A computed fold for a 386-nucleotide part of an RNA from a Pseudomonadota bacterium, annotated as large-subunit ribosomal RNA, domain III.
The sequence was found in a public genome assembly.
The prediction has a mean pLDDT of 82.
Context: one part of a larger RNA
RNA sequence: GAGUAACGAUAAAGGGGGUGAAAAACCCCCUCGCCAGAAGUCCAAGGUUUCCUACGCAACGUUAAUCGGCGUAGGGUUAGUCGGCCCCUAAGGCGAGGCAGAAAUGCGUAGUCGAUGGGAAACAGGUUAAUAUUCCUGUACUUCAUAUAACUGCGAUGGGAAGACGGAGAAGGUUAGCUCAGCUUGGCGAUGGUUGUCCAAGUUUAAGCGUGUAGAAAUGGUUCUUAGGAAAAUCCGGGAACCUCUAUUUCAAGGCGUUAUGACGAUCCCUCUUUUGGGAGAAGUGAGUGAUACCAUGCUUCCAGGAAAAUCCUCUAAGCUUCAGGUUAUAUGAAACCGUACCCCAAACCGACACAGGUGGACGAGAUGAGAAUUCUAAGGCGCUU
Numbered sequence: 001g002a003g004u005a006a007c008g009a010u011a012a013a014g015g016g017g018g019u020g021a022a023a024a025a026c027c028c029c030c031u032c033g034c035c036a037g038a039a040g041u042c043c044a045a046g047g048u049u050u051c052c053u054a055c056g057c058a059a060c061g062u063u064a065a066u067c068g069g070c071g072u073a074g075g076g077u078u079a080g081u082c083g084g085c086c087c088c089u090a091a092g093g094c095g096a097g098g099c100a101g102a103a104a105u106g107c108g109u110a111g112u113c114g115a116u117g118g119g120a121a122a123c124a125g126g127u128u129a130a131u132a133u134u135c136c137u138g139u140a141c142u143u144c145a146u147a148u149a150a151c152u153g154c155g156a157u158g159g160g161a162a163g164a165c166g167g168a169g170a171a172g173g174u175u176a177g178c179u180c181a182g183c184u185u186g187g188c189g190a191u192g193g194u195u196g197u198c199c200a201a202g203u204u205u206a207a208g209c210g211u212g213u214a215g216a217a218a219u220g221g222u223u224c225u226u227a228g229g230a231a232a233a234u235c236c237g238g239g240a241a242c243c244u245c246u247a248u249u250u251c252a253a254g255g256c257g258u259u260a261u262g263a264c265g266a267u268c269c270c271u272c273u274u275u276u277g278g279g280a281g282a283a284g285u286g287a288g289u290g291a292u293a294c295c296a297u298g299c300u301u302c303c304a305g306g307a308a309a310a311u312c313c314u315c316u317a318a319g320c321u322u323c324a325g326g327u328u329a330u331a332u333g334a335a336a337c338c339g340u341a342c343c344c345c346a347a348a349c350c351g352a353c354a355c356a357g358g359u360g361g362a363c364g365a366g367a368u369g370a371g372a373a374u375u376c377u378a379a380g381g382c383g384c385u386u
Base pairs, nucleotide, nucleotide: 013031014030015029016028017027018026032383033382034381035380040363041362042361043360046343047342050341051075052074053073054072055071056070060068061067080141081140082339083338084337086119087118088117092113093112094111098107099106100105122139123138124137125136126135142335143334144333145332146331147330148329149328150327151326152325153320154319158315159314160313166302167301168300169299172295173294174293177289178288179287180286181285182203183202184201185200186199187198188196204263205262208258209257210256211255215251216250217249218248220243221242222241223240224239225238226237228236229235264284267280268279269278270277303306349358350357365377366376367375
């Protein structure tokens, strides 16, 4: 220079009360403003205690601070069903023997690892200052072991089937959601006007179990035979005969019933240390609209022809067949370990910062509208720390 520039999006504040040494900024209330395919809610990654409570204000916070993602102390993360672990494999890694190399080492068979993929099973309500599909209440489901009973050809590391898959497009069925009406409860405006065709709020309920619908797929069943499936087979594949001609079987949203004489529920009553605890509890229906969600890994179509393995079902081999094993039912028991707080388009992650930048997925209401555009609003969240 200079007490100058700046104090990090122009979304915005005003009033009352409280606390306090001190209040523009903290807490409570009223009004105002901003976002609303987000500036709301929930996850993955990443962070790692930042979560909640009490006390505190040196430093940190671009100002003050009684406040804080700050300091000190205490507390907080509860699972058979969510995710991992586990079973299975992909790209890829490692790799007994083996091959190559002077060696280090390289490649690679059998194997063994490796999810971003496949594989059993849970919902609704309540509860904490802080956790909840984890605790509690109610109602369920799955797998395995053992025992009992009945029936009985069981048996794999092998065979077969299934698992099992691309892009685009179209039509249909349905639900979530929403809107309106009806119903229930409450209100009657200190005004120009209000008992009305008025106003406000509510009208919510799952998984499971039963039924097996709209629809979709396969032509189906019985018997005989058989150069294939490395051995075997009653299984699969090939062939033939007969029956049935749209039956039969399988899959399948949703609806309805039950779950539920339960829960929730506007509101009201009591209590209180002023917002805490307890209790009672109405209506709880219909119509319309309607998804990018489900049926659907469906259907049609196209060429560039779109993982694997396990679980599951079935078939036999060795073997065992008064044992063992299998199926069904009932009962009892088991289901360990790890993650679970909090932030997550951000003041908590990546950017040296409480940085106008960057960051994958899910939900995504009303009016307007073709629309997830636009503008205004709800739930919810904020007014961006001078």